[in-house]
Context: one part of a larger RNA
Molecule: large-subunit ribosomal RNA, domain I
Organism: Bacillota bacterium
RNA sequence: AGCGCAUGGUGAAUGCCUUGGCUCUCAGAGGCGACGAAGGACGUGACAAGCUGCGAUAAGCUGUGGGGAGGAGCAAAUAUCCAUUAUAUACGCAGAUUUCCGAAUGGGGCAACCCAUCACGCUGAAGGCGUGAUACCCGUAGCAAUACGAGGAGCAAACCCGGAGAACUGAAACAUCUUAGUACCCGGAGGAAAAUAAAACAAAAGUGAUUCCCUUAGUAGUGGCGAUCGAACGGGGAAUAGCCCAAACCGAUAACGUUUUGGCGUUGUCGGGGUUGAAGGACCAGUGUUAUUAUUAUUAAUAUGAAAUGGAAUAUGUCUGGAAAGUCAUACCAUAGAAGGUGAAAGUCCUGUACAUAUAAGUAUUAAUAAUAUAAUUGGUAUCCUGAGUAGGUCGGGACACGAGAAAUCCUGAUUGAAACUGCCGGGACCAUCCGGUAAGGCUAAAUACUUCUGAGAGACCGAUAGUGAACCAGUACCGUGAGGGAAAGGUGAAAAGUACCCCGAACAGGGGAGUGAAAUAGUACCUGAAACCGUGCGCUU
Numbered sequence: 001a002g003c004g005c006a007u008g009g010u011g012a013a014u015g016c017c018u019u020g021g022c023u024c025u026c027a028g029a030g031g032c033g034a035c036g037a038a039g040g041a042c043g044u045g046a047c048a049a050g051c052u053g054c055g056a057u058a059a060g061c062u063g064u065g066g067g068g069a070g071g072a073g074c075a076a077a078u079a080u081c082c083a084u085u086a087u088a089u090a091c092g093c094a095g096a097u098u099u100c101c102g103a104a105u106g107g108g109g110c111a112a113c114c115c116a117u118c119a120c121g122c123u124g125a126a127g128g129c130g131u132g133a134u135a136c137c138c139g140u141a142g143c144a145a146u147a148c149g150a151g152g153a154g155c156a157a158a159c160c161c162g163g164a165g166a167a168c169u170g171a172a173a174c175a176u177c178u179u180a181g182u183a184c185c186c187g188g189a190g191g192a193a194a195a196u197a198a199a200a201c202a203a204a205a206g207u208g209a210u211u212c213c214c215u216u217a218g219u220a221g222u223g224g225c226g227a228u229c230g231a232a233c234g235g236g237g238a239a240u241a242g243c244c245c246a247a248a249c250c251g252a253u254a255a256c257g258u259u260u261u262g263g264c265g266u267u268g269u270c271g272g273g274g275u276u277g278a279a280g281g282a283c284c285a286g287u288g289u290u291a292u293u294a295u296u297a298u299u300a301a302u303a304u305g306a307a308a309u310g311g312a313a314u315a316u317g318u319c320u321g322g323a324a325a326g327u328c329a330u331a332c333c334a335u336a337g338a339a340g341g342u343g344a345a346a347g348u349c350c351u352g353u354a355c356a357u358a359u360a361a362g363u364a365u366u367a368a369u370a371a372u373a374u375a376a377u378u379g380g381u382a383u384c385c386u387g388a389g390u391a392g393g394u395c396g397g398g399a400c401a402c403g404a405g406a407a408a409u410c411c412u413g414a415u416u417g418a419a420a421c422u423g424c425c426g427g428g429a430c431c432a433u434c435c436g437g438u439a440a441g442g443c444u445a446a447a448u449a450c451u452u453c454u455g456a457g458a459g460a461c462c463g464a465u466a467g468u469g470a471a472c473c474a475g476u477a478c479c480g481u482g483a484g485g486g487a488a489a490g491g492u493g494a495a496a497a498g499u500a501c502c503c504c505g506a507a508c509a510g511g512g513g514a515g516u517g518a519a520a521u522a523g524u525a526c527c528u529g530a531a532a533c534c535g536u537g538c539g540c541u542u
Base pairs, nucleotide, nucleotide: 001541002540003539004538005537006536007535008534009533015527016491017490020462021461022459023458024457025456026455027454028453029451030450031155032154039101040100041099042055043054044053046078050074051073061095062094063093064092065091070082071081072080106115107114108113116134117133118132119131120130121129122128123127136152137151138149139148140147141146159190160188161187162186163185170177174224200207201206211238212237213236214235215234221229242443243442244441245387249272250271251270252269253268254267255266256265257264258263277421279386280385281384282383283380284379285378286377287376293373294372295371296370297369298368299367300366301365302364303363304362308357309356310355316329317328319326331348332347333337339351340350341349392416393415394414395413396412397411398410399409402428423438424437425436426435427434478485479484498526501513502512503511504510
């Protein structure tokens, strides 16, 4: 030196574990904010650095409800206290307090700071202190100054509507096209939003608002007819709900005009009326009703509903063991054999579970009362009304599955521009017939989308290089001028019983005894403890 055996160091794999994640389901909630939010800064403890809680009333104050022996958070120890049969701690509900910054709003500002004005109060004055008010916009009132307003502003995960709007990419290059009306940006709203009550579809038969799902169907089409894009009718389901104005006409009122002072007219405002396609309504002449429904408020009842309460059944003995819940023997309960814990594996030890009970706030339903709102119908006539810079046209864009095409339909930047119910629009150029509808005003629940958040539960999901970036004081440490990027890091033991005392040592290092413990090769560098790598002892070989 090599090989072998044994035994160590180092190292952290592996195994086992789970406080944390991931993906869903069912419910709830779907907002918070000038009554100052979200998010922070600074404080606050006997000692107090951090986290948590809280706010100068500062790990808390008050009321109330249940609860019942121990408490003063994480977090040990000391000190000092509180409480012990009911005002402790802890828990539910409601309230009080809530510094400074932040929309931040008296003015300013390099956020958590600086400096004011007015009123009132304290102080003898000056000065200072305390309390309140003092931003902008909008609305209402007012001639205005100004006053008033639980009006707006900001934040928040996705879902929704609108405005504006790419490129990489694909087309095996690339320009129309595609990616895609996607990403990103802006505005706005709600618990959903949007859409919605036919100027709709259809086709000789009919349907009857919207939305969503399945299908029709990768069909008809579209398309450098390339890549692609891609319906509808019809059928089956989910859920169902319909209404209100404008106008004609009538009345009131204000201003103005006119006047023969009786009025009349115009414009505006308000009230009645009226709302549609078998056209309807106004108008004229008649008939008819106190009923129906909805909303809101109050009261009552019922249900639900917080912290909570009750809640069955094993006593042993045997064996092993440090420990019994395991083994053996023998019982019991079960509307409870879900789950977790307890020194190994417990229906019957603990917390619980099934089931039952209780009520606060709130919510729902029902009933009563009150207020508010709401309504019918016949005949006649053909006088009046039925949404105008609108419909439509032309030019240019855009949306429609549809790229200008034979291109209807919808939107509109420019420019034109009707009709008036014997009217008008549509049925994919256009015309006729026929059929369907009634534009140019508005509202509308449900079925649908989503999950920052709360509760309950589930998993042929992960198990610490996995699963969230984060199981641990993580969006931390650290990096970057900044936007931003972004870690590593879990496990003693059943219980700290965390090694009194002695020795070596310079030692508060480290170790050897002793002791604890089932175990210390479980000693906090702590479960298991592989390999690489480094030793020691012995054997063999050279």